This is a predicted structure of a 526-nucleotide part of an RNA (small-subunit ribosomal RNA, central domain) from Cryptococcus neoformans D17-1. Its mean pLDDT, the model's own confidence on a scale to 100, is 81. Rfam family: Eukaryotic small subunit ribosomal RNA. The family is grouped with related families in Rfam's "SSU clan". NCBI's taxonomy places the organism under Eukaryota, Fungi, Agaricomycotina, Tremellales, Cryptococcus neoformans.
Context: one part of a larger RNA
């Protein structure tokens, strides 16, 4: 591992990016023909045997010998561009040719032809043993080789077995069978095979060949009567140059990916800008006794004129309707107008790159609200705290007040029921009407007549956010086009759980100002 599970029973990291890792598209000798061999199967045969028949014949039979045909599997060898690696030396077998020399047929005739034996020269694939070299593995068959007991099995009447490697015939000598065999994973050795999977090859040719030529340089066995010394020649190495041979040499262009171009699209970002109305508070002003609040009330404000009404001003915030099962963003999220600025996504493309890609420990960016430090600004509401009230009690719900915050600038903090409680990438499996977004095409309608160019209308295509019917399917169901294609269990790749508690505690370790945050148990209880 084969072979759980993770939508709600326990378990997809809050989201993306990326490193080790793990996975990874499609192509390179198909095909045919000639010949030879092995092991089957079938036919028609012949001899050889038995039987029957006077014979012709005919019947049978055979793990008996044989000879042709078709067929099925299987191995060699050649040929079609198609390499089995090259040199050197040997050694045997065969074959062509010559030439000698029995046999036999045979011709006027060593004339021709068959089979033998011996000698010479040539010819490669049958080994030997030496150089020169050679893309490299995995994976597959075969073999050696792996200690016995052990399993599994053959033999054996331990009276039976379970074991044992025993025993048998013969009764005087003495003989004769045994103590198999099979498995034996990994690694590492020979052997064959070349699907699969990888890996190297010739793009600035520093590239293969070669009957080839010419520098350069090394190395020195032989033979020039002996020795020793230099040069050549010759022979092997090494290296450059030139000429020559070639179909000389770059696989497609993935309903993989990456990248330029295009005209768009979005409430996606960031910086400014500029609107809105409402709240509070201030001023003037106007009338006047009541106003707030609730189930009623009450605390509070009020003739020092509240509450309302007009007018006018500030001051933070926040973005009403449109606004939807619409839309953009990895996620958090993101809606006044208008500028700047870089950024994406679809979609179109007879455009280029040619595997670039998937998915990912460690690593890193970004991450609601709450806190948290340090200014700034505090208009709303509002933990904390103070009243009133309810209530057996209220340290709550309700009311009036209210300060941390709530905005914001600079850093920290890194957690959410952070949710679709569903990891991502890819392939197939169902039918439907909307809708966004972009593209294609259509008689048509509007734009006071046409053309552009928009907007409608209808087809079509690609990508979206969702729906509705079905259930071949799948599920414990609820339900699901994914949560299908799962016991007919294997696309690829990460993370995570293995009864309830104890408990996300202790404890260590690490981040953090702190608050905490990530990593994370057991004793003991059910």
């Nucleotide at each position: 591992u084969u072979g759980c599970a993770g939508u709600u029973a326990a378990a997809a990291a809050g989201c993306u990016c990326u490193u080790a890792g793990u996975c990874g598209a499609a192509c390179u000798u198909c095909a045919g023909g000639u010949c030879u061999g092995g092991c089957g199967a079938g036919g028609c045969g012949g001899u050889c045997c038995u039987c029957c028949u006077c014979a012709c014949g005919g019947a049978g039979u055979g793990c008996a010998c044989u000879g042709u045909c078709u067929u099925g599997c299987u191995g060699g060898a050649c040929c079609u561009u198609a390499c089995c690696u090259c040199c050197u030396g040997g050694u045997g077998g065969u074959c062509c040719u010559g030439u000698a020399u029995g046999c036999u047929c045979u011709u006027u005739a060593c004339u021709g032809g068959g089979u033998g034996u011996g000698c010479a020269u040539g010819g490669g694939a049958a080994c030997c043993a030496g150089g020169a070299a050679u893309u490299u593995u995995a994976c597959c068959u075969u073999g050696a080789a792996a200690a016995a007991a052990u399993u599994a099995g053959a033999g054996u009447g331990u009276u039976c077995a379970a074991a044992g490697c025993a025993g048998g015939c013969a009764a005087u000598c003495g003989c004769c069978c045994g103590a198999a065999u099979a498995c034996a994973u990994u690694a590492g050795c020979a052997u064959g095979g070349a699907a699969u999977a990888a890996u190297a090859g010739a793009a600035u040719a520093g590239g293969a060949c070669g009957u080839g030529c010419g520098g350069u340089u090394c190395u020195a066995u032989u033979u020039u009567g002996u020795u020793g010394g230099u040069u050549u020649c010759u022979a092997g190495g090494a290296u450059c140059g030139c000429c020559g041979u070639a179909a000389u040499g770059a696989u497609u262009a993935a309903u993989a990916g990456g990248g330029a171009c295009g005209g768009u699209c979005g409430g996606g970002g960031g910086c400014a800008u500029u609107g809105g109305u409402a709240u509070u508070c201030c001023g003037u002003u106007g009338c006047u006794a009541g106003a707030g609040g609730u189930g009623a009330a009450a605390u509070u404000c009020u003739u020092a004129g509240a509450u309302u009404g007009a007018c006018g001003g500030a001051a933070g915030a926040c973005c009403a309707a449109c606004a939807a099962c619409u839309g953009c963003g990895a996620a958090a999220g993101c809606a006044u107008u208008u500028g700047c600025c870089a950024a994406g996504g679809a979609c179109g493309u007879u455009u280029u790159c040619a595997u670039u890609g998937a998915u990912c420990a460690a690593g890193a960016a970004c991450g609601a609200a709450g806190g948290u430090u340090a200014g700034g600004g505090g208009a709303u509401c509002a933990a904390a705290a103070a009243c009133g009230a309810u209530u057996a009690g209220a340290u709550g719900c309700c009311g009036u007040u209210g300060u941390a915050g709530u905005c914001u600038u600079a850093a920290c903090a890194g957690u959410a029921a952070a949710c679709g409680a569903u990891g991502c990438c890819g392939a197939c499996u169902a039918g439907g009407g909307a809708u966004c977004g972009g593209c294609c095409c259509a008689c048509g309608u509007c734009a006071a007549u046409c053309u552009c160019u928009g907007a409608c209308u209808g087809g079509g295509u690609c990508g979206g956010c969702a729906c509705c019917u079905u259930a071949c399917g799948a599920g414990a169901a609820a339900u699901c086009a994914a949560a299908g294609u799962c016991u007919u269990u294997g696309g690829g790749u990460u993370c995570u759980g293995g009864g309830g508690g104890g408990a996300g505690u202790a404890u260590g370790g690490u981040c953090g100002c702190a608050a905490g945050g990530c990593u994370g148990a057991a004793a003991c209880u059910u």